Notes:
This is a predicted structure of a 165-nucleotide RNA (glmS glucosamine-6-phosphate activated ribozyme aptamer) from a Bacillota bacterium. Lineage of the source: Bacteria > Bacillati > Bacillota. The coordinates come from a structure-prediction model, not an experiment, and the mean pLDDT is 79. Rfam family: glmS glucosamine-6-phosphate activated ribozyme aptamer. Gene Ontology terms of the family: catalytic activity and regulation of gene expression. It was read from a public genome assembly, where an Rfam model found it.
[in-house]
RNA sequence: AGAAACCAUAAAGCGCCUGAACUAAUCUUUUGCGGUAAGAUUAGUUGACGAGGAGGAGGACUAUCGAAAUUUCGGCGGAUACCUCCCGGUCGAAACGCACGACCGUAAUUUGCUCUUUAAAACGCAGGGGUAACCUUGUGAACAAAGAGAGGAAAAUGCGCAUAC
Repeated sequence: AGAAACCAUAAAGCGCCUGAACUAAUCUUUUGCGGUAAGAUUAGUUGACGAGGAGGAGGACUAUCGAAAUUUCGGCGGAUACCUCCCGGUCGAAACGCACGACCGUAAUUUGCUCUUUAAAACGCAGGGGUAACCUUGUGAACAAAGAGAGGAAAAUGCGCAUAC
């Protein structure tokens, strides 16, 4: 110095960078010299703005919502979403049992309507760091959708219990 092992910390628009673009230095090509342009090497920079989201196991993978706009492009990995099964439960003309259907994981049937639910970046201004590409702090006025909550309306199985009450 490198590799391996161990330990600790850090997260879900989360982490990473080899494609790509940009910056710097050196070199090469054209040339009388210089510049421009192109290329090579090395080192850097960029590479998702918030809302929302966790019963367990497996699966598959291009995992919800909108804002912004030259790369939020492209790639790799992951992830609370999704599907199947399992566990426990809610609703379905009192309760209970079985089956069926749709749902829930502290909530719970479907559909419509009304209201509520601090958006943040981008942008402007004022700074800080860096040769630069860029990074970062404060401040100003904002502007969403989905989802969730509340209210109200409409609609939603069969059998048994039971020739019962």